[in-house]
Context: one part of a larger RNA
RNA sequence: CGUACGAAACUUGAGGGAUAUUCUCUUUAGUACGAGAGGAUUUGGAGGGACGCACCUCUGGUGUUCCUGUUGUCACGCCAGUGGCAUCGCAGGGUAGCUAUGUGCGGUUGUGAUAAACGCUGAAAGCAUAUAAGCGUGAAGCCAUUCCCAAGAUAAGGUUUCGUUUGACUCCCCUGGAAGACCACCAGGUUGAUAGGCUGGCUGUGUAAGGCAUGAGAGUGUCUGAGCUGACCGGUACUAAUGGAGG
Numbered sequence: 001c002g003u004a005c006g007a008a009a010c011u012u013g014a015g016g017g018a019u020a021u022u023c024u025c026u027u028u029a030g031u032a033c034g035a036g037a038g039g040a041u042u043u044g045g046a047g048g049g050a051c052g053c054a055c056c057u058c059u060g061g062u063g064u065u066c067c068u069g070u071u072g073u074c075a076c077g078c079c080a081g082u083g084g085c086a087u088c089g090c091a092g093g094g095u096a097g098c099u100a101u102g103u104g105c106g107g108u109u110g111u112g113a114u115a116a117a118c119g120c121u122g123a124a125a126g127c128a129u130a131u132a133a134g135c136g137u138g139a140a141g142c143c144a145u146u147c148c149c150a151a152g153a154u155a156a157g158g159u160u161u162c163g164u165u166u167g168a169c170u171c172c173c174c175u176g177g178a179a180g181a182c183c184a185c186c187a188g189g190u191u192g193a194u195a196g197g198c199u200g201g202c203u204g205u206g207u208a209a210g211g212c213a214u215g216a217g218a219g220u221g222u223c224u225g226a227g228c229u230g231a232c233c234g235g236u237a238c239u240a241a242u243g244g245a246g247g
Stems, first nucleotide, its partner, number of pairs: 001152001005163007015149004021049006033038001051106005059100004066093005071086006109144002112142001117137004169246004173189005194240003197236005204228002210223005
C1' cells in the first nucleotide's frame, strides 16, 4: 500500500514445513521345523540407547547486586566498629533468573493407492501362460492421520461484536515486563498496584552491634536461631505514570 466504510476478537485451511529411529529381556515356546546339533515366523508385555520438544518440582552448575570467615595495606583523630584497594583480594555457602549431566513428554494409526515380489481367472496360440480385457496380496517408502506456520491464498475467504463528530479505535508521551538488538509484543497511566519505596512473609547466611559475665590474653558464654537478606510471594498510593494529536 492492497484486500472498496473504519476497527476489535475468534477462526477456515489452499499451500508449506516437522516427525518417521533402534536395541535388549520376557510370553507364545524349547513349540513349528530338524536324525541331531540347533531353533523360529507371528502375538502380547516390559525396559533401555540416540534424537527432538518443553520445563526448573527434584539432583546439580552459575549466581562480580545476598550472608559469613579471613590476609595485607590505607582512611574515618584513637579504642571499638566500619569503608576503599588488592582477579569479586582470597575462601565457604546461596534466592530469583538462565541452565544439563536433572525432570516430563514424543515418534501412533489406516478395509487408502502402490514398488520389487507373489497370485486368481484367462485368451491371442483348442495346450500353457499372473496379462492382452478383468480381479487380488504386498514396504521403514507415497497419501492420509499427528504436530507447527499459514488469507499478499491479488480467487486477498468466514463468523461475531463495536463505531459515524454525542468518536469505535490508534499514535506520540510516561511507569514497566518471566517481551525484547531497534522496532514489535504484553501489563498499566490516579475511575491506578505499572515500577520504585515502605511493610509482612518466604528463602539464604549462620548467633549482628552493644551490654553483662568470665579469662593473663587470644577468646568464650548469655540477651540470640540473633542480625542482615538482590531478582521471589502478598499488602499499602508515600514517590513517579502531567499532558497532547490523529480518526

A computed fold for a 247-nucleotide part of an RNA from Planctomyces sp., annotated as large-subunit ribosomal RNA, domain VI. The prediction has a mean pLDDT of 85. The full RNA is in RNAcentral, with records from ENA.